[in-house]
Context: one part of a larger RNA
C1' cells in the first nucleotide's frame, strides 16, 4: 500500500448492485416451513355446488439450516468393481381364476387428558391362493421354484417380469492433505489363512479353527487444532493467509443407543429406549425439541421484518383443473461493502463588510460573498406508464421509465499541519493540563498540549481499533 460478514466516533442528500449472529451446536412464547390423489376404495354430513373422516398410493430420504463432530478414503485428484437403484427413456412377453379379513361407521365401556378397548359390520389399485413361466433364480443335466390391478370422458394412464439406458448411490485403491518428539514404541479381531455367517455387494464386517504376525524416526502410538474443496486475499511471481456470501462433497438435528418403513433413512419438522431440561394433570399419568423462515430472551464490540406472493424459476402429488411450496421471487431495515450521481454554472475588484495577523504601510480569508445572467441533475408536485407472460394469469408496482411546472432552490463533514509525511501563525498554559504509530514535544517566547485564523488531504464519507498479505 492493499484487504475485511468488520466494530467504534464525528457526520450523513440519492440511486444500483451485493451482503448482515464471527460470540452460546445457548434455551425458547407464537404464527407459518410438506403434502397431495375422488381418475384406486368404503363411509358420513348436505337442496345442490361441496365439504369431512378412514383404507389404499406417491411424495415426506428432495427443498432448507448448521459446522458441533471429524486428521478420516473426510475432502481433493487419478482409477478401479465384488454391487444396488423408485420415478424417466428404449425393447420383449403378460395382466387368467378365486378368497378370507380389516379401518372408516354403529353400538358399549374405561380415561382429566393424550388416548384405549369390546361387540357388530363393508370396499379396494390393501391382503392372501391357485394357474401360466421366454430371456428370470438354483441345478452339470434331468428338473425344481417364483408374478400381475385395475380405473376412465374409451382418448388413454396405470399393473406384472426381463433385458438395457441416463443419472444417482455404495464399495475399493494410488497420490495430496495443519502442529506436537516435553508423545518413542503401538498393536490381541491385532496381521494373514482355512470354512461358515452376514450384507445389495468385496472385505475380520462377525465368528471358529490354524499361524505369528502387522506398525513404527520417510514419525507409528499419543495430545493439540481444525469441517475438507473450487475459490477469496495479499504478492511481480514463487510463497503466506484464509474457506462469509455463491457452487461440490461431507457431518450434525437437544445429549447418547437402536431399529422399523422403504428404491432409497438408522430419517431436523417419523418411531422406540435412556438422560437432562421445560410444560400440563384429576397426581394416575401424559406433551415437546427453530444447527427451517420470522421473532424472543441471553451472551457479545456486534448483526434486519413476527412483511408480500405462488405472478416467474423450480420442487411434490394429480389424467387434468389444481393444491402444496418462509425453496423461490420480490418488498422493507443498516453508508456494511463497492460503484455511480448530486449539494449548481459563468460572469462579477470598489480586491466590500467581518474574523485573523501586522513592521500599522499592509497582509490573507478571496472570484470567495454580495450581485448579474443562466441551468434543473437530484428532491417536490401534476400527467402518461412498462418488459418480465405462451391465450389467460404480475406480489413487486401506479414501481422503473417518460413527459410537463416553480424554484438555487432539498442536500458537507471528517481527519491532520515537529520530522517520517502534504500543511503556519497569534494567543492561552508553564514537565502543569496534555498529546503520542516511533523518534519524542511539555520547566514562560511550544510550527508537537488547547483555542482561532489559515492551510493541507480525502469527500457522503473521514478517523480509530482488530486481523491476515
Nucleotide at each position: 500500500g492493499g484487504a475485511u460478514u468488520a466494530a467504534u466516533g464525528c457526520u450523513g442528500g440519492c440511486g444500483g448492485c451485493g451482503u448482515g449472529c464471527c460470540u452460546a451446536a445457548u434455551a425458547c412464547a407464537u404464527g407459518c416451513a410438506a403434502g397431495u390423489c375422488g381418475a384406486g376404495c368404503g363411509g358420513g354430513u348436505u337442496u345442490a355446488g361441496a365439504c369431512c373422516c378412514g383404507c389404499g398410493g406417491c411424495g415426506a430420504a428432495c427443498g432448507g439450516g448448521u459446522g458441533a463432530g471429524u486428521a478420516a478414503c473426510g475432502c481433493g485428484u487419478a482409477g478401479g468393481u465384488a454391487g444396488u437403484u423408485g420415478c424417466u427413456u428404449u425393447g420383449a412377453a403378460g395382466c387368467u381364476c378365486g378368497g378370507g379379513a380389516u379401518a372408516a361407521c354403529c353400538a358399549g365401556c374405561c380415561g382429566a387428558a393424550a388416548g384405549g378397548u369390546u361387540g357388530a359390520g363393508u370396499a379396494a389399485u390393501a391382503c392372501c391362493g391357485a394357474a401360466u413361466a421366454g430371456u428370470c433364480u438354483c441345478g452339470c443335466a434331468a428338473g425344481a421354484g417364483u408374478a400381475a390391478a385395475g380405473a376412465u370422458u374409451u382418448a388413454u394412464c396405470a399393473c406384472u417380469u426381463c433385458a438395457a439406458a441416463a443419472g444417482a448411490c455404495g464399495c475399493c485403491u494410488g497420490c495430496g492433505u495443519c502442529c506436537u518428539a516435553u508423545c518413542a514404541g503401538c498393536u490381541a479381531g491385532u496381521u494373514g489363512g482355512u470354512g461358515a455367517g452376514g450384507u445389495a455387494a468385496u472385505g475380520g464386517c462377525u465368528c471358529a479353527c490354524c499361524a505369528a504376525g502387522g506398525c513404527g524416526a520417510u514419525g507409528a502410538c499419543g495430545g493439540g487444532u481444525a469441517g475438507c474443496u473450487g475459490g477469496u486475499c495479499u504478492g511481480a511471481g514463487a510463497g503466506g493467509a484464509u474457506g462469509a456470501u455463491c457452487a461440490g462433497c461431507c457431518a450434525c438435528a437437544g445429549u447418547g443407543g437402536a431399529a422399523c418403513u422403504g428404491a432409497g433413512a438408522c430419517a431436523c419438522g417419523g418411531u422406540c429406549c435412556a438422560c437432562a431440561c421445560u410444560c400440563c394433570u384429576a397426581c394416575g399419568g401424559g406433551a415437546g425439541g427453530c444447527a427451517g423462515c420470522a421473532g424472543u430472551a441471553g451472551g457479545g464490540a456486534a448483526u434486519u421484518g413476527u412483511c408480500g406472493g405462488c405472478a416467474a424459476u423450480g420442487g411434490g402429488c394429480g389424467a387434468a383443473a389444481g393444491c402444496c411450496u418462509g425453496a423461490c421471487c420480490g418488498c422493507g431495515c443498516g453508508a456494511c461493502g463497492c460503484c455511480g450521481c448530486g449539494u449548481g454554472a459563468a460572469g462579477g475588484a470598489a480586491g466590500a463588510a467581518g474574523g485573523c495577523c501586522u513592521u500599522c504601510g499592509g497582509g490573507u480569508u478571496g472570484u470567495a460573498a454580495a450581485c448579474u445572467u443562466c441551468u434543473u441533475u437530484u428532491a417536490u408536485g401534476g400527467g402518461g406508464g412498462a418488459u418480465g407472460a405462451u391465450u389467460a394469469u404480475g406480489a413487486c408496482a401506479g414501481u422503473a421509465c417518460c413527459c410537463c411546472a416553480a424554484g438555487a432552490a432539498u442536500a458537507a463533514g471528517g481527519g491532520c499541519c515537529u520530522g517520517c509525511u502534504a500543511a503556519c501563525u497569534a494567543c492561552g498554559u508553564g514537565c502543569c493540563a496534555g498529546c503520542a504509530g516511533c523518534a519524542g514535544c511539555g520547566g514562560u517566547a511550544a510550527u508537537a498540549c488547547g483555542u482561532a485564523g489559515g492551510g493541507c488531504c480525502c469527500g457522503a464519507g473521514c478517523a480509530u481499533u482488530a486481523u491476515c498479505c
The part of an RNA shown here (small-subunit ribosomal RNA, 5' domain) has 469 nucleotides and comes from an uncultured Candidatus Berkelbacteria bacterium. It matches the Rfam family "Bacterial small subunit ribosomal RNA". Its family is annotated with structural constituent of ribosome and ribosome in the Gene Ontology. It was read from a public genome assembly. The coordinates come from a structure-prediction model, not an experiment, and the mean pLDDT is 86.